[in-house]
């Protein structure tokens, strides 16, 4: 340089263009315990990398860009 994947809560993942983005993990709270873990139950946590463009509607479909990662030279 050139193809080519990926970016979604702190972490790891999901999510057919269409209801409030869903799960498990971890962190907090409550029951429980003398305390702690183990179990229950509850609550919060996401401008879905970024800028745009499409579309009545975009995480999802295009385009730049920006980071990690493979290949090739």
């Nucleotide at each position: 340089g050139c193809g080519g994947a990926a970016u979604u809560g702190g972490c790891g993942u999901a999510a057919u263009g269409g209801u409030u983005a869903a799960c498990g993990c971890a962190g907090g709270a409550a029951u429980c315990u003398u305390a702690u873990a183990c179990a229950u139950u509850c609550a919060a946590g996401a401008u879905u990398g970024u800028u745009g463009g499409u579309u009545c509607g975009a995480a999802u479909c295009c385009a730049g860009c920006a980071u990690u990662c493979c290949g090739c030279a």